[in-house]
Context: one part of a larger RNA
Molecule: large-subunit ribosomal RNA, domain VI
Organism: Fidelibacterota bacterium
RNA sequence: CGCAGGAAACUUGAGGGAAGCUGUUCCUAGUACGAGAGGACCGGAACGGACGAACCUCUGGUGCACCAGUUGUCUCAUCAGAGGCACUGCUGGGUAGCUACGUUCGGCAGGGAUAAGCGCUGAAAGCAUAUAAGCACGAAGCCCUUCCCAAGAUAAGGUUUCCCUCCCCGACAUUUGUGUCGGGGGUAAAGGCCUCCCGUAGACUACGGGUUUGAUAGGUCACAGGUGUAAGUCCGGUAACGGAUUUAGCCGAGUGAUACUAAUUGGCCGUCAGG
Repeated sequence: CGCAGGAAACUUGAGGGAAGCUGUUCCUAGUACGAGAGGACCGGAACGGACGAACCUCUGGUGCACCAGUUGUCUCAUCAGAGGCACUGCUGGGUAGCUACGUUCGGCAGGGAUAAGCGCUGAAAGCAUAUAAGCACGAAGCCCUUCCCAAGAUAAGGUUUCCCUCCCCGACAUUUGUGUCGGGGGUAAAGGCCUCCCGUAGACUACGGGUUUGAUAGGUCACAGGUGUAAGUCCGGUAACGGAUUUAGCCGAGUGAUACUAAUUGGCCGUCAGG
């Protein structure tokens, strides 16, 4: 931009894509079969492998603005306590998120038409013949069935009247079906976008949430969770250090609550009843 009014929402599915794997063991049954050795079809069940998808409860990994320990050195005058730099200085742990080595799930079952193949009836050709007419079976393959995308599918679809869709105007005439006029004027809907606060969304865009009629983000409080018992003071020891206060102190992303802060104020598009 189109989809002959605009908007909001829910959809149909033309068409396209994905998936499609397989083993072992057990039962049937040591049965059928076979002299024996051996050893089934059919049918049923359990457990796996590889592959794929989703997820983070568990187990792990990572976790450069979390916590602790520690070396050298510099600074805060010194002690103590901190901070900077040294690969994140090094080391031990680790929330959220992301993740696999973790967890859950998937291939099933079924229908239709068939291939090779097996048949029924059956002539040409008194027989025979699955074929010539006709009819029935038959595969991990084909078309459906399962999952995903999907109306720019320009053939551009559908529904939304009642009880739940929404929005857009006055006058006059009228045969009540509608028609005419307005206009250098008036009007600006529903809805959308920008701006703004954000995200489980993200390269940008898009998408989703919120914008005071508010818990959208930050802060604060509480909790979860991590680290592992802070500083100061006191006690013991000559001291290094140990103990008590103290399961402390600190704490990024998590959960809940709370308008304290910021979502202020605004702008733009979109019309007037629809070829």